Two RNAs folded together computationally: RNase P RNA and transfer RNA, 457 nucleotides in total. Rfam match: Bacterial RNase P class A. Gene Ontology terms of the family: ribonuclease P activity, dimeric ribonuclease P complex and tRNA processing. Rfam's curators write: Ribonuclease P (RNase P) is a ubiquitous endoribonuclease, found in archaea, bacteria and eukarya as well as chloroplasts and mitochondria.
RNA sequence: GGAGUAGGACAGACGGUCGCCGGUUCUUCCAAGGAGGAACGGGAGGAAAGUCCGAACACCACAGGGCAGGGUGCUCCAUAACGUGGAGUCGCGGUGACGUGAAGGCAAGUGCAACAGAAAGCAAACCGCCUUGCAUGCAUGUGCAAGGUAAGGGUGAAACGGUGCGGUAAGAGCGCACCAGUUCUCCGGGUGACCGGAGAAGCUGGGUAAACCCCACCCGGUGCAAGACCAAAUAGGGAAACAUUCGAGGGUUGCCCGCCCGAGUUUCCGGGUAGGUCGCUUGAGAUGUCGGGUAACCGGCAUUCUAGAGGAAUGAUCGUCAUUUCGGUUUCGGGUAACCGGACCGGAAAACAGAAUUCGGCUUACGGACUGCUCCGGCC
RNA sequence: GCGCCUGUAGCUCAGCUGGAUAGAGCAACGGACUUCUAAUCCGUAGGUCGCAGGUUCGAGUCCUGCCAGGCGUGCCA
Numbered sequence: 001g002g003a004g005u006a007g008g009a010c011a012g013a014c015g016g017u018c019g020c021c022g023g024u025u026c027u028u029c030c031a032a033g034g035a036g037g038a039a040c041g042g043g044a045g046g047a048a049a050g051u052c053c054g055a056a057c058a059c060c061a062c063a064g065g066g067c068a069g070g071g072u073g074c075u076c077c078a079u080a081a082c083g084u085g086g087a088g089u090c091g092c093g094g095u096g097a098c099g100u101g102a103a104g105g106c107a108a109g110u111g112c113a114a115c116a117g118a119a120a121g122c123a124a125a126c127c128g129c130c131u132u133g134c135a136u137g138c139a140u141g142u143g144c145a146a147g148g149u150a151a152g153g154g155u156g157a158a159a160c161g162g163u164g165c166g167g168u169a170a171g172a173g174c175g176c177a178c179c180a181g182u183u184c185u186c187c188g189g190g191u192g193a194c195c196g197g198a199g200a201a202g203c204u205g206g207g208u209a210a211a212c213c214c215c216a217c218c219c220g221g222u223g224c225a226a227g228a229c230c231a232a233a234u235a236g237g238g239a240a241a242c243a244u245u246c247g248a249g250g251g252u253u254g255c256c257c258g259c260c261c262g263a264g265u266u267u268c269c270g271g272g273u274a275g276g277u278c279g280c281u282u283g284a285g286a287u288g289u290c291g292g293g294u295a296a297c298c299g300g301c302a303u304u305c306u307a308g309a310g311g312a313a314u315g316a317u318c319g320u321c322a323u324u325u326c327g328g329u330u331u332c333g334g335g336u337a338a339c340c341g342g343a344c345c346g347g348a349a350a351a352c353a354g355a356a357u358u359c360g361g362c363u364u365a366c367g368g369a370c371u372g373c374u375c376c377g378g379c380c
Numbered sequence: 381g382c383g384c385c386u387g388u389a390g391c392u393c394a395g396c397u398g399g400a401u402a403g404a405g406c407a408a409c410g411g412a413c414u415u416c417u418a419a420u421c422c423g424u425a426g427g428u429c430g431c432a433g434g435u436u437c438g439a440g441u442c443c444u445g446c447c448a449g450g451c452g453u454g455c456c457a
């Protein structure tokens, strides 16, 4: 210098002006329901997103157990919990840093495997190799038939351990040596997954469970429109009172009489809608520090309160500074030079995205910079 | 908030219990027929199977995560 890999943090700062949404205090007006003003203080994120997991909380259901259905699946640890995280084991990929794995079971059962190929699952004889018989022939050849053979060829993603020697008619774990694997036994290490070593058995048992399935463990449902409280108008329900030619009540009218209409009227209670209030943000909280732990995480102490409008506010603009980058200038520094650095001037740029009951995760979107590590090349 | 469905050629849809050339109709293009056009007949081209990753010998199909579009439903009397 190039290529790569892993990680944590930030999400411009300060000030002025004009606005937006809640809160507290004071205050003005009022038809008492509210409306307005002033001051002070607060006002998005790392993902607030997707709504993919897990919980809190609330209501409903529920003796206990099972079936069905769904989920998870190496080990240990963390946690309120998780399908999440940490540390490891083993497999795979990468030269490496490192990444990645739904990594229980196909030596329980059932199923599946196109095409090619003789044969695709308690294997199989197409070519080849070998033996025997018959025919033919001068012939150790050729042809036919019966059998043996998985060593060789060929097909396939996959053909029932590999190499060598022996053995055999030819072959074959048929026998032996070494190697690989499996199962079992023992020893050592580790909490464990597992690792290392020794021995035995010719045991060589293909793939697929993100095929059905088996095994182990987990799971009741609905979601803040959960739910609780207060509570109009109208229409139902209940009760009481007064009425039904002994006329309640209503209309006409300023009032009374009169006239007209007339079978219900009034009050109370209860459920409950609109509407309102609560739930609502003090919490598995945040920051700092100390301690424990490899780490995730846990504990002690101190400090601190940080949106709560339920259709939605958190914005705009100006100035200064900071960051990155582009162009230019330079009596500056280094260098032979190209050039590099500094200073100054001017311009440009900053993404994804917007809380809606609250947390813990995951996933996805996205800006610029920084740090550790690895490999390659050059120079000293 | 909760539940569910769809995505395959320009358009509308098939594609089974994974199997190799991913099909059909309409549309497009070329040819035939016709005086010409339409209709009809013959032929041709056209596909990142929404995207990415995985399982498998093999993925449109199975699994996971995303993206886009759509549908349903929600109190009480």
Stems, first nucleotide, its partner, number of pairs: 001376007010367001012321007020043002023040007045352001049363002052361005057223004069219005074088005089103001090101004104214002109212002111208002126153002128149009161179006180204002182201008227278004237269006249261004285304008323349008332341003381453007390406004399437001408424005430446005